[in-house]
Molecule: Bacterial RNase P class A
Organism: soil metagenome
RNA sequence: ACCAGGCAGUCGCGAGGACAACGAAAGGAGUCUUCGAGGAAAGUCCGGACACCACAGGGCAAGGGCGGUGGGUAACGCCCACCCGGGGAAACCCGCGGGAAAGUGCCGCAGAGAGCAGACCGCCGAUGGCGCGGCCACACGUGAGCCGCGCACAGGCAAGGGUGAAAGGGUGCGGUAAGAGCGCACCGGCGCCGCGGUGACGUAGGCGCGCAUGGCAAACCCCGCCCGGUGCAAGGCCAAGCAGGACCGCCGACCCGGCCCGGCGAGGUCCAGGUGGGCCGCAGAGAUGGAUGGCUGCCCCCGACAGAAUCCGGCUUACAGGUUCGCU
Repeated sequence: ACCAGGCAGUCGCGAGGACAACGAAAGGAGUCUUCGAGGAAAGUCCGGACACCACAGGGCAAGGGCGGUGGGUAACGCCCACCCGGGGAAACCCGCGGGAAAGUGCCGCAGAGAGCAGACCGCCGAUGGCGCGGCCACACGUGAGCCGCGCACAGGCAAGGGUGAAAGGGUGCGGUAAGAGCGCACCGGCGCCGCGGUGACGUAGGCGCGCAUGGCAAACCCCGCCCGGUGCAAGGCCAAGCAGGACCGCCGACCCGGCCCGGCGAGGUCCAGGUGGGCCGCAGAGAUGGAUGGCUGCCCCCGACAGAAUCCGGCUUACAGGUUCGCU
């Protein structure tokens, strides 16, 4: 990606077509023929067609949805290809994947410190302080000064330990009292230019910056794009009965007959909306009492999930067994 027991016979069911006994007609027994569930018909989750309602058209606000890039499409939250991030040895898989230097807010527990960072353990204590000793001086037990040792009081540090999802790049050398991009080399990062690409983006090149504002937008918010509502019980057409309106009618309508007449004697005609009901909408399956099934025979691997209800495009979910192609 595909199949969804197969073949044959027979009896049924639903729909269309042709013929047709019978019948005045309307109809129509019957005969023949064609078609008759799915990959999901399911969930009703998206997107449309179609229909009605609202609306001149457009804009703004509110509310909701979508969100890497390019393309496909009637449209999509779908599909294809690619980019970025993560995982994997790989094929490949996963990603609610715009913006965190616009602003506001939040970052539980732990921890010293969670955002103009912090000092618990630890390291140092160069400098100042305190104590002891020595030198030196003398008034002989004192100290202006110098040296050494000690304390860790002031203070310095952020390397190491520790907490955490996250603690302000990494390794090394220098440096220092101890340290630190403090300095330097390499690696990484960021910005600009160049180059490649339609683009997201990439980059072996050049220049600059010791590296500066961590995370959360499924928090408010900002940016861009999209969106009126209700769904075939939508909606349209025909139209009994009862009720309604107009006109005609006891100065005889309508109806019947042999129709300028006669009989009879109270209704008649039209209209609008519209109930019951019917038709359409509605389909190369297609109803509204709703069809698509049963039996027999043969064969095999012994047959799953499941059945239309306005129609399409997707997604998701369920599924026995099997076939094919490609890759690690």